[in-house]
């Protein structure tokens, strides 16, 4: 220097181009407890950025960033 494959909530992750991006987990509150701890309930929280295609983009295309195999 080339190739390819990954980027989605604090974490680990689902979504065939169409319903309001879904869980879990953690945090926060309440509920139960003598207390904690488990259990249960509510709430909060995401598509790495830029442009293209499309009536619609988490999905297709391109560029750039960041990771990460692998060849020299």
């Nucleotide at each position: 220097a080339g190739u390819c494959c990954c980027u989605u909530a604090g974490u680990u992750u689902a979504a065939u181009g169409g319903a309001a991006a879904g869980a879990a987990u953690a945090c926060a509150c309440g509920a139960c407890u003598u207390c904690u701890a488990a259990u249960c309930g509510u709430a909060u929280g995401a598509u790495g950025c830029a442009a293209g295609u499309u009536c619609g983009a988490u999905u297709c295309u391109u560029g750039c960033a960041g990771g990460g195999a692998c060849u020299g």

The RNA shown here (transfer RNA) has 72 nucleotides and comes from Lachnospiraceae bacterium UBA1729. Rfam family: tRNA. By type it is a transfer RNA. The prediction has a mean pLDDT of 81. The source organism's lineage runs through Bacteria, Bacillati, Bacillota, Lachnospirales and Lachnospiraceae.